[in-house]
RNA sequence: CUCUUAUCCAGAGCGGUGGAGGGACUGGCCCGAUGAAACCCGGCAACCUGAUUAGAAGGUGCUAAUUCCUGCCUGACUGAUGUGUCAGGCAAGAUAAGAG
Numbered sequence: 001c002u003c004u005u006a007u008c009c010a011g012a013g014c015g016g017u018g019g020a021g022g023g024a025c026u027g028g029c030c031c032g033a034u035g036a037a038a039c040c041c042g043g044c045a046a047c048c049u050g051a052u053u054a055g056a057a058g059g060u061g062c063u064a065a066u067u068c069c070u071g072c073c074u075g076a077c078u079g080a081u082g083u084g085u086c087a088g089g090c091a092a093g094a095u096a097a098g099a100g
Base pairs, nucleotide, nucleotide: 001100002099003098004097005096006095007094008093013041015040016039017038021031022030023029025071027069028068042063043062044061047059048058067092072089073088074087075086076085077084
């Protein structure tokens, strides 16, 4: 990097270093000098594993907003120069476990 399977409306700091970006991408809409990213510590969680058969220790992960919303298709309603709302499916993405 590719493939398979599962999950994605819950949860998690008033800490330290740092010093301007960040929320994958598109279009939006947001967060940020009342301190972004990153790192450390703390915390949450329970995919794998597993000590005394219940959940310690370990391997990951996560720690603004539903994966922040959205994108492609279908249906219902609305609307009248093509908009908006709702529902379902797909795609894309993230994470875990396994395979190549």